The RNA shown here (c-di-GMP-I riboswitch aptamer) has 88 nucleotides and comes from Cohnella sp. CIP 111063. The coordinates come from a structure-prediction model, not an experiment, and the mean pLDDT is 88. The RNAcentral record of the sequence draws on Rfam.

[in-house]
RNA sequence: ACACGAAAAGGCAAACCCUUCGAAAGAGGGGGACGCAAAGCUAUGGGCCUAAAGAACUCUCCAGUUCAAUGGCUGCCAGGCCGCCGAA
Numbered sequence: 001a002c003a004c005g006a007a008a009a010g011g012c013a014a015a016c017c018c019u020u021c022g023a024a025a026g027a028g029g030g031g032g033a034c035g036c037a038a039a040g041c042u043a044u045g046g047g048c049c050u051a052a053a054g055a056a057c058u059c060u061c062c063a064g065u066u067c068a069a070u071g072g073c074u075g076c077c078a079g080g081c082c083g084c085c086g087a088a
Base pairs, nucleotide, nucleotide: 004086005085011036012035016031017030018029019028020027021026034075040081041080042079044078045077046076047073048072049071054067055066056065057064058063
């Protein structure tokens, strides 16, 4: 240094509740802990979620249906970058 993950010191924070932003998915802040050795960063590849605007169609009207991210999810999987400690 790499691999690995016993111990120790710590770290992060699911669901849910309150609040804010958003069309929504979802995200921010506070509380709260299901869990996590990268549950740190990155939307690069795959996958998944939403469908405002837009397009097409239906319809007496209101509206509805379909397509589809330029919107999201890193605690879905992988890639890249950085990183605490040191037993077997």